[in-house]
This is a predicted structure of a 73-nucleotide RNA (transfer RNA) from a soil metagenome. It matches the Rfam family "tRNA". Rfam classes the family as a transfer RNA. Gene Ontology term of the family: triplet codon-amino acid adaptor activity. Its mean pLDDT, the model's own confidence on a scale to 100, is 82. The sequence is in RNAcentral, with records from MGnify.

RNA sequence: GUGCAUGUAGCUCAACAGGCAGAGCAACCGAUUGGUGGUCGGAGGGUUGCGGGUUCGAUUCCCGUCAUGCACC
Repeated sequence: GUGCAUGUAGCUCAACAGGCAGAGCAACCGAUUGGUGGUCGGAGGGUUGCGGGUUCGAUUCCCGUCAUGCACC
C1' cells in the first nucleotide's frame, strides 16, 4: 500500500431482511446479617468510534475518516 473483520453502558457482549437501544458483571441505594461476604430487590449510567448522505424513521443501508486485529504485498 491492497483486501477483510471489529468498534454499542466502567467491563464482556446482544439487538441482522430499517420501526421505542438491552442483558450479565462491576459500581451505587435498600432488605436480609451482630458485622463482612453471600442472597434478594431497586434505581442510575449510552450523542451506538467520528463526520456526512438516503429515509417518515438508521446500531442496521451508502460515502468519507479514525482506531484495533487478520491476510496479502